Transfer RNA from Patella pellucida, 72 nucleotides, folded computationally.
Model confidence (mean pLDDT): 84 of 100.
Lineage of the source: Eukaryota > Opisthokonta > Patelloidea > Patellidae > Patella.
The same sequence occurs in records of 2 taxa.
RNA sequence: GCCUCAGUGGCCAAGUGGUAAGGCAUCGGUCUCGUAAACCGGGGAUCCAGGGUUCAAACCCCUGCUGGGGCU
Numbered sequence: 001g002c003c004u005c006a007g008u009g010g011c012c013a014a015g016u017g018g019u020a021a022g023g024c025a026u027c028g029g030u031c032u033c034g035u036a037a038a039c040c041g042g043g044g045a046u047c048c049a050g051g052g053u054u055c056a057a058a059c060c061c062c063u064g065c066u067g068g069g070g071c072u
Base pairs, nucleotide, nucleotide: 001071002070003069004068005067006066007065010024011023012022018055026042027041028040029039030038048064049063050062051061052060
């Protein structure tokens, strides 16, 4: 330099055109003499950035940034 994959709450991670699932963590509660475990419930992401296409974009296209892998 070129090719390729990925970037989504604090962390992991689903979603593949119709305004984001789940788990862990966190907070509140039940239980307990108390703690943990278990169970119930709550809050938290407009999706790496900018632009484009579309009635509508996390999702399609372009550019850039960051990280992984490969080739020379």